Background: The RNA shown here (Lysine riboswitch aptamer) has 179 nucleotides and comes from Thermanaerosceptrum fracticalcis. The prediction has a mean pLDDT of 77. Lineage of the source: Bacteria > Bacillati > Bacillota > Peptococcaceae > Thermanaerosceptrum.
């Protein structure tokens, strides 16, 4: 100086959220794959282009061997209460794959949605009947508003219904912010 608020500080909701690495467990999976061998016969990653294939591609049976990564539980340890999640556009970067398209994965930045957390159904990721994510519905609970009701006694506690959202709501009061 500006400003009385979507500023600032502190907190509340609970089966509360979310993130690290690490130890064990189970799933993944008798899959993937690697070897040998039998059939087979002309294609082979989502497209193209290159590369491979009748000296036998894709995919199959047999036998021997035989994982991993995400993703989950328990246990630990951190930082929270728009905590986190999600659509949308935009940038970065990784992947599949030797090059382009495309597809996926992690991170960032604007903007929009949703109070939390469960169950149910559907979709969609996922090996999955774990878990996630969006939707829709249904009680539950937190909060603040108006209406009844008791109750204290002086606007307190409770209880009941109705509605609304977190950019909300409570304390506190200029501490914030520019210069």
């Nucleotide at each position: 100086a500006u400003u009385a608020a979507u500023g600032g500080u502190a907190g509340a909701g609970g089966c509360g959220c979310g993130g690290c690495a690490u130890a064990u467990u189970a799933u993944g999976a008798g899959u993937a794959c690697g070897u040998a061998u039998c059939g087979g016969g002309a294609g082979c990653a989502g497209g193209c282009c290159g590369g491979c294939g009748a000296u036998g591609a894709c995919g199959g049976g047999u036998a021997c061997g035989g994982a991993a990564a995400g993703g989950a539980a328990u246990g630990g340890c951190c930082g929270c209460c728009g905590a986190a999640g999600u659509g949308a556009a935009g940038g970065u970067u990784u992947u599949c794959a030797g090059g382009c398209c495309g597809g996926g994965g992690a991170c960032c930045u604007u903007u929009g949605c949703u109070g939390g957390g469960c169950u149910u159904g559907u979709g969609u990721u996922g090996a999955a009947u774990a878990a996630g994510c969006a939707c829709a519905a249904g009680a539950c609970u937190g909060u603040c508003a108006c209406c009844c009701a008791a109750u204290a006694u002086u606007u307190u506690u409770u209880g009941g219904g109705u509605g609304g959202a977190g950019c909300g709501c409570u304390a506190u009061u200029u501490c914030g912010u520019a210069c």